FMN riboswitch aptamer (RFN element) from Nocardioides sp. YR527, 147 nucleotides, folded computationally. The source organism's lineage runs through Bacteria, Bacillati, Actinomycetota, Propionibacteriales and Nocardioides.
RNA sequence: UCGCGUGCUCUGGGGUCGGUGAAAUUCCGAGCCGGCGGUGACUGGACGAAAGUUCAGAAGUCCGCGACCCGAUGACAGCCAGUCAUCGGUUGACCAGGUGAAACUCCUGGACCGACGGUUAAAGUCCGGAUGGGAAGACGCACGCAG
Numbered sequence: 001u002c003g004c005g006u007g008c009u010c011u012g013g014g015g016u017c018g019g020u021g022a023a024a025u026u027c028c029g030a031g032c033c034g035g036c037g038g039u040g041a042c043u044g045g046a047c048g049a050a051a052g053u054u055c056a057g058a059a060g061u062c063c064g065c066g067a068c069c070c071g072a073u074g075a076c077a078g079c080c081a082g083u084c085a086u087c088g089g090u091u092g093a094c095c096a097g098g099u100g101a102a103a104c105u106c107c108u109g110g111a112c113c114g115a116c117g118g119u120u121a122a123a124g125u126c127c128g129g130a131u132g133g134g135a136a137g138a139c140g141c142a143c144g145c146a147g
Base pairs, nucleotide, nucleotide: 003145004144005143006142007141008140009138010137016030017029018028019027032124033114034113035065036064037063038062042057043056044055045054046053047052060112061111069089070088071087072086073085074084075083076082094110095109096108097107098106116128117127118126
């Protein structure tokens, strides 16, 4: 330094202006936001004479993961409700043109999407479960193992 394991820690952004109305941060018009890993022909830095090497960043709509939601089984409980554990399921949305050997990732243009419950009126953004839980994951910390 790389790999593996265990424990811990961490782990989501956004309602602004105007309109209608008895009432809307929920509707309408314009604007606002984009988690984690992968891929990535792009961008930037460093090194090099060059070929090139290396570092960092780069997809909301591609591949996958998660919160939410649903179910089964088990535990606690006299039963229900509920909580916890394990397993399983569900889980949104993109086209056209351009360049090119190659683009669902680049460039241009136009679209589209966003759990559940609540609410004088329908919510990605307000309030609530949640000062919660929690995985994918982390160039985070500690310990251990192997080369």